[in-house]
Context: one part of a larger RNA
RNA sequence: UUGGGUUUAAAGGGUGCGUAGGCGGUUUAUUAAGUCAGUGGUGAAAGACGGUCGCUCAACGAUUGCAGUGCCAUUGAUACUGGUAGACUUGAGUUCGAAUGAGGUAGCUGGAAUGGAUAGUGUAGCGGUGAAAUGCAUAGAUAUUAUCCAGAACACCAAUUGCGAAGGCAGGUUACUAAUUCGAUACUGACGCUGAUGCACGAAAGUGUGGGGAUCAAACAGGAUUAGAUACCCUGGUAGUCCACACUGUAAACGAUGAUGACUAACUGUUUGCCUUUCGGGGUGAGUGGUACAGAGAAAUCGUUAAGUCAUCCACCUGGGGAGUACGCCGGCAACGGUGAAACUC
Numbered sequence: 001u002u003g004g005g006u007u008u009a010a011a012g013g014g015u016g017c018g019u020a021g022g023c024g025g026u027u028u029a030u031u032a033a034g035u036c037a038g039u040g041g042u043g044a045a046a047g048a049c050g051g052u053c054g055c056u057c058a059a060c061g062a063u064u065g066c067a068g069u070g071c072c073a074u075u076g077a078u079a080c081u082g083g084u085a086g087a088c089u090u091g092a093g094u095u096c097g098a099a100u101g102a103g104g105u106a107g108c109u110g111g112a113a114u115g116g117a118u119a120g121u122g123u124a125g126c127g128g129u130g131a132a133a134u135g136c137a138u139a140g141a142u143a144u145u146a147u148c149c150a151g152a153a154c155a156c157c158a159a160u161u162g163c164g165a166a167g168g169c170a171g172g173u174u175a176c177u178a179a180u181u182c183g184a185u186a187c188u189g190a191c192g193c194u195g196a197u198g199c200a201c202g203a204a205a206g207u208g209u210g211g212g213g214a215u216c217a218a219a220c221a222g223g224a225u226u227a228g229a230u231a232c233c234c235u236g237g238u239a240g241u242c243c244a245c246a247c248u249g250u251a252a253a254c255g256a257u258g259a260u261g262a263c264u265a266a267c268u269g270u271u272u273g274c275c276u277u278u279c280g281g282g283g284u285g286a287g288u289g290g291u292a293c294a295g296a297g298a299a300a301u302c303g304u305u306a307a308g309u310c311a312u313c314c315a316c317c318u319g320g321g322g323a324g325u326a327c328g329c330c331g332g333c334a335a336c337g338g339u340g341a342a343a344c345u346c
Base pairs, nucleotide, nucleotide: 004317005316006315007300008299012314014201015200016199017198021194022193023192025088026087027086028085029084030083031082033081034080035077036076037075038074039073040072041071042070049065050064051063052062053061054060091191092188093187094186095184096183097182098181099180100179103177104176105175106174107173108172109171110154114150115149116148117147118146119145120144121143125136126135162169163168206247207246208245209244210243211242216240220236221235222234223233258313259312260311261310262309263308266291267290268289269288270287271286272285273284274283275282276281295302296301319346320345321344328339329338330337331336
């Protein structure tokens, strides 16, 4: 490389957009590049293979024939692929009318809780644990009442609920904005699918500058526990957690399951449209769950939301360790990220 694979054994890129490339609906005409057929040329010799012959045989040698993936030229064929010209509507998109939602960005705003401040009541404890102690408290704590301040998160509703490409998104409200679905079939007429390189987005932690700082809390300190305890438990507590802008670019970024299209029994819940109804229900889309036939699978299980049956394109795997390491290169302020071996060993 071929073959075989990628839910869990090695293996689906974190996600999207999209360049090159690959692949591509129905139909008519034409062309004849691919494709197929005929003919001619070429395809050195030796070698290989078949026949015959020569060394006493054989090895070896001679001779003759065949073969020779292929290439060039030419004459034809036209189903399929391609090119050119035209047509079509079912793929794709547009328009119109509805509907849906924690989709996004920005502003305004609400109550509970927490912590703090001030004042009142009030007196000796509070807090914490398995038990304690550190800690707080007669300079009046804890508890309780009133007023005020601050920051962060949004109980109930709430749900195998919903939305988003993924990451993710939840108090209320306003503005701006994106998307999806259904119905009507009015328009365009293959405009499509995938997508190496590339570009954009991308949880948490982390980084830079400037704010903010209630809670919680790496580091750190103390108290316990213990043989020890650089831990688990307790009392404190700084970065951080929050905001703006800029970076980082990774996660069990998971459905551990790439995208798109077609086909293959049913049953049952639920979200949201549409049609219909005798108002009980029935039908039909788009999602989201649970069973399950055929089938698949090593099994667990999957099963119209496939891991079934097929097609197109991309990504990735090839024994364990060494190692996602070394070196080099690229990126980054750094932390580190991307790419990514070998010796050796079992």
Predicted 3D model of a 346-nucleotide part of an RNA (small-subunit ribosomal RNA, central domain) from an uncultured bacterium. The coordinates come from a structure-prediction model, not an experiment, and the mean pLDDT is 88.